Small-subunit ribosomal RNA from an uncultured marine bacterium, 1492 nucleotides, folded computationally. RNAcentral holds the sequence, with entries from ENA. It matches the Rfam family "Bacterial small subunit ribosomal RNA". Model confidence (mean pLDDT): 84 of 100.
């Protein structure tokens, strides 16, 4: 810095991601080199070997080599033996070292480390340096020899011997004690000196005669040891611990100060500034990150500590309580003749376990260091080196120019043709680093020795000379050959560099977050390409970082997680003025130390570098010491403004405890009265003729306190309300008299603390949990009603919590007004106004995410205290305190999610509100829902009943005509380049016609016919076979699309640009007041303005004038028909008319309404067409088109028959009726708008009829369809299933048509079915409308039309209104919904997994305790046993060893606790888990307002 919560914003807050790093491990790879590095786990066990020896110049000495010397033996130089005589030396005596080097981190919260100190409380071999000294004895014992005992290890006797082993004696003072004394000086006991007595301790030899060693005292260096100050992890869910403890006094020990030990006194000693207990951990230089403060870490390298199978114990020694010593005791493992022994890699190598994981059983002592040693020299798994591992760091290398036919493969594409790989290869040229061969070849080496020389003399010093390489034939340089020996990994959806195909189809599978993947995946797999780094590159872990996400630098608390319910107060924290002090905090300067390495600079050394070395910086600390004195502190005298006292005033529902009151409820008692009270949305429960309700009157009991009443008052907070009395407590104003910082805050701690609860006792009108009954409902453990117990009330004691809210700590201080109010005072006139102290309102600055807050701050600053840190688990579990109990306080983990949660934004939604439309409801009118038929669907059904359309907005729809055709469906027959389209060959003009076989398609055979153009090659139309490419599909996918359509909705709305406001989504504008069918127009107004939409412009009708008349009208006649004429009707071209123009009201003086006058028409005049941005993944691949997928002798295509017409059933749309406003039947009158040569057909003849025969006229204001019907008049029918209806059903016929069985359609005779106005419910319609009545059309051979398109005729009723349904628009509210209420979302249950909690109990670990035994070693004592050094009178002493004892103790025993950890039948809850179950309890007023 990015991603990730929302539809979209801002904040908040989590996860996550980019970066560095590693003693690493895994995949995949893989040339070199140089420099590091390498069991992080089992402080597990360990074969085998190496890791500590050395001195013969301390000693006795001679096993074994070598040499001389003798003897013997003979092969004359061999072999025997003998002699320590010489080099040398096995084993032993003895010195000195093994306490150092090396490993490892168990233990260990400690003076253990780390820093600064002290030691006047101390030890120090080996080394220096200085002084003395080094005399004289004795006695042993190892070893060897002799003998034994054992399986070994070992071991016993005896005889003999040495030493630089041991002992004794002499000698000493600057040693050591002890008394006295002198002088200094310091740090508290003291320390140093000076003198003098008196006592006690030394010694070791060799020698080449130079020395080398030994003793003894001082001193130095080194190393150790001890004490202190400061510092150094986590848990209070660990809070009190301690008996040698804690101090004194004595005595004991230690190298030494000390309760180190011991005996006695005394009762101290740590602790919240966190003892004690528990868990966990070597510290430290340093190392990783980080801008830095931090935070993690504590391999390698270096300091220190510890430990050395586990536990204890000493011993020796200058040094240990000792890694390769000892000793006991225990685990374990090895030998064994079963008696009895051995052992201890956490040195180096290896091994085996165990683990994701970690090397070689290498050489060398050449350097460097060390032990011994006079030295050579000997040991040295220290050490220097080599092997192994890309573990890590750096550095080379896989080549390097040129090269476009941009070769070919590959892949992609808009695909006759580009791209891209790719200058990449090919190919020509160059080079030679590394890598392979030959050769050459190092520094590291400097010495000791030895040898010469110098400087005076054995000897030191210095020069010279000679030797001495483990790495190593290794680094390193030349020479030869040749691009020749050398590229991989990971990623490619965004974060985040880098895209395209093909495959899969929510499978497979990826994934760090977010999230891909359900038939077009840049996210899965695989190709190409790209991109990143590169001998490496991913992934895994774990650490900083980002994360100001624990914040000292640097964060917060009103709503987001977060202010304790209020108040008092100890510690602590901070703290008004002024003066003077002091120097603890602060600040300067000086010293000292902060070990080396690192880290940083500069220079240098390896070809660079990584490595390494000089230097010099830094080590931000800590001590010490000299100075300043502002400011904090201290100390001391002051001062009045904080504080607090005093006088006086007034102020109120502040608090206890008494006293009194009157309205209402409700009980009782009388009384008048009579049938219902009650209640509720209706109702019942329930109370009443035993007299209720209602009225009166009286009486009795509780418990609350109407108006006044407020935005009021008062308290610290809960909380306080009739009136009044007594006590008690506060703030406020006035005065400025007194004290003189007496203050603020407040951790533990204490007190108060509603409501419910609980206990004892009272009390009890109302109300009213739990119960009960009664409604309500699918259900009703609820909401409503009728009872109603506890409780509510009072005493007294407990609880201790509430959304205990202002969701807002207390205290101080400062920063603009306006207004209203309570309680004072001041001045006045009872205004105005001024001040203190409160209570609001609204706001400037300024604050915030924002809503909002703003002297009552959430603004500006200062002080202290609570509290926060993602959601859930969970305010839960355990554990602890409290409580009588319900319960409270504290208060976590496991595990799970990627969010969860604030503000505020547009929107949808609301069983929220306002205001309006709409045939929406109401006022009507006429239907559908019942019948019979038609007709679409659904369903059944079948081979097939092709397919779509499905709530408004699918269903007399696509389809404006299913008998074949259409037709896509189903059998069955057939064809495969096709029925069709281009392209090529060969043949043959097309073309027509007959006859076989077949259902037909189609197959086979006749025959007739030779055409047009030509540059004579052919061509062009056109058929018949052949070959490929293709054709062809009404196969899918309307959720891949394109056009078309439907629907909200002919609703008045979508929305742009500048500006403007807002951090931003957005907002204005479009809200507002009025209006109007309309965002239609007016007025206002941070908006001006535009733009699709309304409206108008367009048709068609209403009226007039004016042109123009033929087929139209007139007139002449009865018509034909021929002339004439344009006044009417009419036809169709212009034109005129209507605009709220005109008046009168209302309205803002507008818009605009209301009325009215003129007009045919009047306020859009009527009706069409015309449908904004946009919903619905709305319908359509089956009308065209199309993209991808699917079939190709078939899902294409001919061809016959069949179907789509089916039928127990249901539902839509119709038509016909059910009659009397009718039906029948005679007569008689008015339309309009169509349509026709494959037609329309007059008339005329025959038929009851349908219709047939024959023919005029018309390509149509000329002819035909053509008689309009309802309607008018006349008669006939009389309430019935009829003269109402007409289904069915039988016969007999007409038309179409190749063909009416399935399956037309009319005629006529005949029959004559249900139906007598239709349940719930449900649909149209406001006027030339609904309802009636007939007429065309178009599809079309004919029709199943009663459909649908359209034409005119007759011609109503109703509309009070906007409560209600449903639709809609507009502004506003809420909101947990944004797939937007068909939305969100809660608990039980029931099944799956997980992970905790509880559990009879079980099994481990720890840590103390009691107590019982008690090795081994010191220490003590000792009548027991033995004894060489000295004494001795020779008896024995003294001294010593063993034994015995006795204190202590390790380790084991035994009880009974304390944490703790794993388990456990079985149980609690919890978490998660596309479509289980039951409800609907939040979210809207959520359908009972929610929450605590």
């Nucleotide at each position: 810095g990015a991603g990730u919560u929302u539809g979209a914003u801002c904040a908040u807050g989590g996860c996550u991601c980019a970066g560095g790093a590693u003693g690493a491990a895994c995949g995949c790879u893989a040339g070199c080199g140089g420099c590091a590095g390498g069991c992080c786990u089992a402080a597990c066990a360990c074969a085998u070997g190496c890791a500590a020896g050395u001195c013969g110049a301390a000693c006795g000495g001679u096993a074994a080599c070598a040499g001389a010397u003798c003897u013997a033996g003979c092969u004359u130089g061999c072999u025997a033996g003998a002699u320590g005589c010489u080099g040398a030396c096995g084993a032993g005596u003895g010195g000195c070292g093994c306490a150092c080097g090396g490993g490892u981190g168990c233990g260990u919260a400690a003076c253990g480390c780390g820093u600064a100190u002290a030691c006047a409380a101390u030890c120090u071999a080996c080394c220096u340096u200085u002084a003395a000294c080094u005399g004289a004895g004795g006695g042993a014992u190892a070893g060897c020899c002799c003998a034994g005992a054992g399986a070994a290890a070992u071991u016993u006797g005896g005889a003999u011997u040495a030493a630089u082993a041991c002992c004794u004696c002499a000698u000493a003072g600057u040693a050591u004690u002890a008394u006295a004394u002198u002088a200094a000086g310091g740090c508290a006991u003291c320390u140093u000196u000076u003198u003098a007595u008196a006592a006690u301790u030394a010694a070791a030899a060799c020698u080449c005669c130079g020395g080398u060693g030994g003793u003894u005292a001082a001193a130095g260096a080194u190393g150790a040891g001890u004490a202190u100050g400061c510092g150094u992890c986590c848990u209070a869910u660990u809070a009190g611990c301690u008996u040698g403890u804690u101090g004194g006094u004595a005595a004991g020990g230690u190298a030494a100060a000390a309760g180190c030990u011991u005996a006695c006194c005394a009762a101290g000693g740590c602790u919240a500034c966190g003892a004690u207990a528990g868990g966990u951990a070597g510290g430290g230089g340093g190392c990783c990150u980080g801008a830095a403060a931090g935070g993690g870490u504590g391999a390698u390298c270096c300091c220190c500590c510890a430990c050395a199978c586990u536990g204890g114990u000493a011993c020796u020694g200058a040094g240990a309580c000792a890694c390769g010593g000892a000793c006991c005791a225990g685990a374990c493992u090895c030998c064994u003749a079963c008696g009895g022994g051995a052992g201890g890699c956490a040195g180096c190598a290896g091994u085996g376990a165990g683990g994701a994981a970690u090397a070689u059983u290498g050489c060398a002592c050449a350097a460097u260091g060390g032990a011994g040693g006079a030295a050579a020299c000997u040991c040295u798994g220290a050490u220097g080196c080599a092997g192994c591992c890309a573990u890590g760091c750096c550095g080379c290398g896989u080549g390097c120019a040129g090269g476009a036919u941009g070769a070919a493969u590959g892949c992609c594409c808009u695909a006759u043709g580009g791209g891209u790989u790719g200058u990449a290869a090919a190919c020509u040229g160059c080079u030679u680093u590394u890598a392979u061969a030959c050769a050459a070849g190092a520094a590291g080496a400097a010495a000791c020795c030895u040898c010469g020389g110098u400087a005076c003399g054995u000897g030191u010093a210095c020069c010279g000379a000679c030797u001495u390489g483990a790495c190593g034939g290794u680094a390193u340089u030349g020479u030869a050959u040749g691009a020749a020996u050398a590229a991989g990994c990971a990623c490619u959806g965004g974060c985040u560099a880098a895209c395209u195909c093909c495959g899969c189809g929510c499978c497979a599978g990826c994934a760090g977050c977010c999230g891909c993947g359900g038939u077009a995946a840049u996210a899965c797999g695989g190709a190409g390409g790209g991109u990143g780094c590169a001998a490496g590159c991913g992934u895994u872990a774990u650490c900083c970082g980002g994360a100001u996400u624990u914040a000292u630098u640097a964060g917060g608390u009103u709503u987001a997680a977060a202010g304790g319910g209020u108040c008092c107060g100890c510690a602590g924290g901070c703290g008004g003025a002024a003066u003077a002090u002091u120097a603890a905090g602060u600040c300067a300067g000086u010293g000292g130390u902060g070990a080396a390495a690192g880290c940083c600079u500069a220079c240098a050394g390896c070809u660079c570098a990584a490595c390494u070395g000089u230097a010099g910086a830094a080590c931000u600390g800590c001590c010490a010491u000299u100075g300043a004195a502002a400011c904090u502190g201290u100390u001391a005298u002051u001062c009045u403004u904080g504080a607090g006292u005093a006088u006086g005033g007034a102020u109120g529902a502040a608090g206890u405890g008494g006293g009194c009151g009157g309205a209402a409820u409700a009980u009782g008692u009388c009384a008048u009265g009579u049938a219902g009270c009650g209640g509720u949305g209706a109702a019942a429960u329930g109370c009443a003729u035993a007299g209720a309700u209602a009225u009166g009157a009286c009486a009795u009991g509780g418990a609350a306190c109407a108006c006044c009443a407020a935005u009021u008052g008062c308290g610290g907070a809960g909380g306080c309300a009739g009136c009044u009395c007594a006590c008690u407590a506060a703030a406020c104003c006035a005065u400025u008299a007194c004290u003189g910082a007496c203050g603020c805050u407040c951790a533990u701690g204490g007190a108060c603390g509603a409501a419910a609860g609980c206990g004892u006792g009272g009390g009890g009108a109302g109300c009213g949990a739990a119960c009960a009954g009664g409604a309500u409902u699918a259900g009703a453990u609820a909401c409503c009603c009728u009872g109603g117990u506890a409780g509510u009330c009072c005493a007294c004691g407990c609880c201790g919590u509430a959304a205990a809210c202002g969701a807002u700590g207390a205290u101080c201080a400062c920063u603009a007004g306006a207004u209203g109010u309570u309680g004072g005072c001041g001045a006045u006139a009872u205004a105005a106004u001024g001040u203190c102290a409160g209570c609001g309102u609204u706001c400037a600055a300024g604050a915030g995410a924002a809503a909002u807050c703003g002297a009552u701050a959430a603004g500006u600053g200062a002080u202290c205290c609570a509290c926060c840190u993602g959601g859930g688990g969970a305010g839960u579990a355990c554990g602890u305190u409290c409580g009588c109990a319900a319960g409270a306080a504290u208060g976590a983990a496991a595990c799970u999610c990627a969010a969860a949660g604030g503000a505020a934004u547009u929107g949808a939604c609301g069983g929220g509100g306002g205001c309006c439309c709409g045939c929406a409801c109401a006022a009507g009118c006429g239907g559908u829902g019942g019948a019979g038929c038609a007709u679409g669907u659904g369903g059944u059904u079948u081979a097939a009943u092709u397919c779509g359309a499905u709530g408004c907005a699918a269903c007399g729809c696509g389809a404006a005509g299913a008998a074949c055709c259409u037709u896509a469906c189903c059998a069955g027959g057939g064809c495969u380049u096709g029925a069709c389209a281009u392209a090529c060959u060969a043949c043959g003009a097309a073309u027509u016609c007959u006859c076989u076989u077949g259902a037909a398609a189609a197959a086979g055979a006749g025959a007739a016919g030779u055409g047009c153009c030509u540059u004579c090659g052919g061509g062009a139309a056109u058929g018949u076979a052949g070959a490929u490419a293709c054709a062809g599909g009404u196969g899918g996918u309307g959720c891949a699309u394109g056009g078309c359509u439907g629907u909200c909705g002919u609703c008045a709305g979508c929305u742009c640009g500048u500006g403007u406001c807002g951090u931003g989504a957005g907002a204005u504008g479009u809200u507002g007041g009025g209006u109007u069918a309309a965002g239609u127009c007016c007025c206002g107004c941070a908006a001006c303005g535009a733009g699709c939409g309304c409206a108008a412009c367009c048709c068609u009708u209403a009226u007039u004038u004016u042109u123009a008349g033929u087929u139209a009208c007139c007139a002449a006649u009865u018509c034909g028909u021929u002339g004439g004429g344009u006044u009417c009707u009419c036809u169709a071209g212009a034109a005129a008319g209507a605009c709220u123009g005109c008046c009168g009201g209302u309205g803002a003086c507008a818009a605009a309404c209301c009325g009215g006058a003129g007009g045919a028409a009047g306020g859009u005049g009527a009706g069409g067409a015309u449908g904004a941005c946009g919903u619905c993944a709305a319908g359509u691949c089956a009308g065209c088109a199309u993209g991808c997928c699917c079939c190709u002798u078939a899902u294409g295509u001919c061809c016959u028959g069949g179907g789509c017409u089916a039928c127990a059933c249901a539902c839509g749309u119709g038509c016909u009726a059910c009659a009397a406003u009718g039906g029948c039947g005679g007569a008689g009158a008015c339309a309009a708008a169509g349509a026709g040569u494959c037609g329309c057909g007059a008339g005329c003849u025959c038929g009851c009829g349908a219709g047939a025969g024959u023919c005029a006229g018309c390509u149509a204001a000329u002819c035909u369809c053509a008689u309009a019907a309802a309607c008018u008049u006349c008669g006939c029918c009389u309430a019935a299933g009829u003269u109402c209806a007409g289904a069915u059903u039988g016969c007999a016929g007409g038309c179409u048509g190749c063909a009416a069985c399935u399956c037309g359609c009319c005629u006529g005779c005949a029959u004559g079915a249900a139906g007598u106005u239709g349940g719930a419910a449900u649909c149209g319609c406001u006027a030339g409308u609904a309802a009636u009545c007939g007429c065309u059309g178009g599809u079309c051979a004919g029709c199943c039309a009663u459909a649908c398109a359209g034409c005119g005729g007759u011609g109503a009723a109703u509309c009070c209104g906007u409560u209600c349904c449903c639709g809609g628009g507009c502004c506003u509210u809420g909101u947990a919904c944004a797939c937007a209420c068909c939305g969100c979302c809660c608990g039980u249950c029931a099944c799956a997994c997980c992970a905790u909690g509880g559990g009879a109990g079980c099994u481990g670990g720890u840590c103390a305790u009691a107590c019982c035994c008690g090795a081994u070693a010191c220490c003590g004592u000792u009548u027991g046993u033995u004894u060489a050094a000295c004494c001795a009178u020779u008896c024995g002493g003294a001294g010593a060893a063993c034994g015995a004892c006795g204190u202590c103790u390790a380790a084991g025993g035994u009880a009974g606790g304390g944490c703790u950890a794993g388990u456990g039948a079985c149980u609690g809850g919890g978490g998660u888990g596309a479509a289980g179950u039951c409800g609907u309890a939040a979210c809207a007023a959520g359908g009972u307002a929610a929450c605590c």